[in-house]
The RNA shown here (transfer RNA) has 71 nucleotides and comes from a Patescibacteria group bacterium.
Rfam family: tRNA. By type it is a transfer RNA. Rfam links the family to the GO term triplet codon-amino acid adaptor activity.
The coordinates come from a structure-prediction model, not an experiment, and the mean pLDDT is 85.
Lineage of the source: Bacteria > Bacteria candidate phyla.
RNA sequence: GGGGACGUAGUUCAAUGGCAGAAUAGGGGUCUCCAAAACCCUUGAUGGGGGUUCGAUUCCCUCCGUCCCUG
Numbered sequence: 001g002g003g004g005a006c007g008u009a010g011u012u013c014a015a016u017g018g019c020a021g022a023a024u025a026g027g028g029g030u031c032u033c034c035a036a037a038a039c040c041c042u043u044g045a046u047g048g049g050g051g052u053u054c055g056a057u058u059c060c061c062u063c064c065g066u067c068c069c070u071g
Base pairs, nucleotide, nucleotide: 001070002069003068004067005066006065007064010024011023012022013021018054026042027041028040029039030038047063048062049061050060051059
């Protein structure tokens, strides 16, 4: 230089055009002599920009980042 995959919550992952979800972590509570565990409630996210569409995490372009293959 060429080709490909991926980017969603602090972390690990779902959602493939129609209300962004789970687990865990964080906060509060119940329980306990205290703590842990368990249970209940709760906060928190679509890498940036543009386009298509009534509607975009999803489709297209570009940039950025990570990884893989190749010369």